[in-house]
């Protein structure tokens, strides 16, 4: 220096160009003498940054970080 993939809730990962989501994690109520399951509600998100395309962008398209592979 060239090429690939990855970036979305704390974590781990889904998401047909038209309402952001599961699980586990947390918080509170129920249950239990007490804890643990279990069931119910509920909080949290500039969807890495900037830019463009479009009536509409997590999603298409350019760059940029940051990671992780390969190749020189």
């Nucleotide at each position: 220096g060239g090429g690939c993939g990855a970036u979305u809730a704390g974590c781990u990962c889904a998401g047909c160009g038209g309402u952001a989501g599961a699980g586990c994690g947390c918080u509170g109520c129920a249950u239990u003498c007490a804890c643990a399951u279990u069931g119910c509600a509920g909080a949290g998100g500039u969807c890495g940054u900037a830019g463009g395309u479009u009536c509409a962008a997590g999603c298409c398209c350019u760059a940029c970080a940051u990671c992780g592979c390969c190749c020189a």

A computed fold for a 72-nucleotide RNA from a Deltaproteobacteria bacterium, annotated as transfer RNA. It matches the Rfam family "tRNA". Rfam classes the family as a transfer RNA.